The RNA shown here (SAM riboswitch aptamer (S box leader)) has 107 nucleotides and comes from Paenisporosarcina indica. The coordinates come from a structure-prediction model, not an experiment, and the mean pLDDT is 88. The sequence was found by an Rfam model in a public genome assembly.
RNA sequence: UUCUUAUCUAGAGAGGUGGAGGGACAUGGCCCUUUGAAACCUCGGCAACAGGUUCUAUCGUAGAAUACUGUGCUACUUCCAUCAGGUGUAAAUCUGACAGAUAAGAA
Numbered sequence: 001u002u003c004u005u006a007u008c009u010a011g012a013g014a015g016g017u018g019g020a021g022g023g024a025c026a027u028g029g030c031c032c033u034u035u036g037a038a039a040c041c042u043c044g045g046c047a048a049c050a051g052g053u054u055c056u057a058u059c060g061u062a063g064a065a066u067a068c069u070g071u072g073c074u075a076c077u078u079c080c081a082u083c084a085g086g087u088g089u090a091a092a093u094c095u096g097a098c099a100g101a102u103a104a105g106a107a
Stems, first nucleotide, its partner, number of pairs: 001107008013043005021032003026082004044074003049070003052066006078099001083096005
């Protein structure tokens, strides 16, 4: 990097460096930001995806608990729409796909 599977309306911020952008890409919208963006560092926190450990049942195994290990995450639903379809006079609303993110496995 590609493929497969699962999940994505829950949850969780302070300080330092930095100095103008940021919310994945494009367009539109909405929003955050000099009362300090991105990025990096420190210390916290959240979370059971995988491993470990414990408990329960058990043939394989399954379920529950636990942040110990490996990741991940810590404004806004993955910020919203875009493509297809349903409902609706309309405003609007719902579902699915695509794309993306994360984990585990494989090549």
The model forms 97% of the base pairs in the Rfam consensus.